[in-house]
RNA sequence: CGAGCUUGGGAGACGGUCGCGAUCGCCGUUGAGCGGUCGAGGAAAGUCCGGACUCCACAGGGCACGGUGCUGGGUAACUCCCAGACGGGGCAACCCGAUGGAAAGUGCAACAGAGAGCAGACCGCCGAUGGGGCUCCACGGGCUUCCGUGGAGCUCACAGGCAAGGGUGAAACGGUGGUGUAAGAGACCACCGGCGUCGCGGGCGACCGCGGCGGCCGGGUAAACCCCACCGGGAGCAAGGCCAAGCAGGGAUAGGGCGGCCCGUCCAAUAUCCCGGGUAGGCCGCUCGAGCCCUCCAGUAAUGGAGGGCCUAGAUAGAUGACCGUCUCCCGGCCUUCGGCCGGGAACAGAAUCCGGCUUACGACCAAGCUCGCCAU
RNA sequence: GCGGGCGUCGUUCAAAGGCAGGACCUCAGAUUUCCAUUCUGACGAUGCCGGUUCGAUUCCGGUCGCCCGCU
Numbered sequence: 001c002g003a004g005c006u007u008g009g010g011a012g013a014c015g016g017u018c019g020c021g022a023u024c025g026c027c028g029u030u031g032a033g034c035g036g037u038c039g040a041g042g043a044a045a046g047u048c049c050g051g052a053c054u055c056c057a058c059a060g061g062g063c064a065c066g067g068u069g070c071u072g073g074g075u076a077a078c079u080c081c082c083a084g085a086c087g088g089g090g091c092a093a094c095c096c097g098a099u100g101g102a103a104a105g106u107g108c109a110a111c112a113g114a115g116a117g118c119a120g121a122c123c124g125c126c127g128a129u130g131g132g133g134c135u136c137c138a139c140g141g142g143c144u145u146c147c148g149u150g151g152a153g154c155u156c157a158c159a160g161g162c163a164a165g166g167g168u169g170a171a172a173c174g175g176u177g178g179u180g181u182a183a184g185a186g187a188c189c190a191c192c193g194g195c196g197u198c199g200c201g202g203g204c205g206a207c208c209g210c211g212g213c214g215g216c217c218g219g220g221u222a223a224a225c226c227c228c229a230c231c232g233g234g235a236g237c238a239a240g241g242c243c244a245a246g247c248a249g250g251g252a253u254a255g256g257g258c259g260g261c262c263c264g265u266c267c268a269a270u271a272u273c274c275c276g277g278g279u280a281g282g283c284c285g286c287u288c289g290a291g292c293c294c295u296c297c298a299g300u301a302a303u304g305g306a307g308g309g310c311c312u313a314g315a316u317a318g319a320u321g322a323c324c325g326u327c328u329c330c331c332g333g334c335c336u337u338c339g340g341c342c343g344g345g346a347a348c349a350g351a352a353u354c355c356g357g358c359u360u361a362c363g364a365c366c367a368a369g370c371u372c373g374c375c376a377u
Numbered sequence: 378g379c380g381g382g383c384g385u386c387g388u389u390c391a392a393a394g395g396c397a398g399g400a401c402c403u404c405a406g407a408u409u410u411c412c413a414u415u416c417u418g419a420c421g422a423u424g425c426c427g428g429u430u431c432g433a434u435u436c437c438g439g440u441c442g443c444c445c446g447c448u
Base pairs, nucleotide, nucleotide: 001373002372003371004370005369006368007367008366009365012327013326014325015324016323017322018321020039021038022037023036024035025034026033027031041348045359046358048357049356050355051354052353053236054235055234056233060263061262062261063260065232066231067230068229069228070084071083072082073081074080085099086097087096088095089094100227101226105225106224107221108220122166123165124162125161126160129159130158131156132155133154134153135152136151137150138149139148140147141146174192175191176190177189178188179187193217195214196213197212198211199210200209201208202207240284241283242282243281249275250274251273252272253271254270255267256266257265291310292309293308294307295306296305297304298303328346329345330344331343332342333341334340335339378447379446380445381444382443383442384441387401388400389399390398395431403419404418405417406416407415424440425439426438427437428436
């Protein structure tokens, strides 16, 4: 200098004018008055998880259903975070992983292929053994031609043997070399891989390392059913409660809380639906909270503890905006370089009970640490 | 705001891990003097991005869009 990785940061700054919401204060003119203070985010979003809070009974037992799934730790809790193990990707920094169980059981594997689960033989190899054919030799019978028996050689590939090689497939029942054989094969041997088991060592643990023995190897899929372990009662601020205004009652069904079922338990008048009528106003919940900032301590870290300081939106069809000026950053053009001028751009997006996470959207910029390559010293 | 459901040819419905199919529409051909009907054939799709799997319309996650309920 170039290419990249990880973590963190802010989300343009200042001034002026006119507006909007909340709250506090003032008035001699209670007025859409005047003044002070405060007023969106890192994601306020998606509503994907987890909690707080509220109601249902104090949230009970079992089944069903759903979720999670390496180990240790953190937390109010988690499908989150931190540290590690194992597997995969990358030259590396580093990144990704729903990562328990497939020798408990059941299921699935299209097409191709001989054969798809304790399988199989299309091409191929062999044909030792049994069988057919030809030649030669020996012996026996007979009339030289023929027949029988035995042996040797060649041959056929009929019975049969094999699974090394070819070929199919996502996947074909360990790999390499040798012994062996008719040809072969863990059939046997050596080394390697994997599995099981035993022992030793390290680690809290997942797991790792070393050595011995064993049979040769018993494949994939559980984000298929399932098994194992752990967790989960249901609903959601339109929860729930209070006040005000208004109306007209009638009917059907059933006990209900318990919105999957059973048990158990609580409550006596309640629940659900239909027709008709009325109102669609206000207040609480509502923002002080697992809160924010600084320092120190413990811990590798997530995080926890102690001390000090601070109060920081609460609207209800929904306030937080618009314009101007100066500066900052980026891009393009022009002028002879330094530099200056002109034009354009500065994202995604907006609270609605609150909080912890995850995910998604986001123009451009800054800081720190690290990796690889090239060049120079 | 909170909760639930669904995305497949132009339209409406299937397929539920193994070559995405039917009907209507469109186009072409045949039949007819011509048109309609009828017959034959063709074109045409899993909203998008990842993951699991040998293989995804189907299973899982994210995202986009649509629909419904709750005062």
Molecule: RNase P RNA; transfer RNA
Organism: Acidimicrobiia bacterium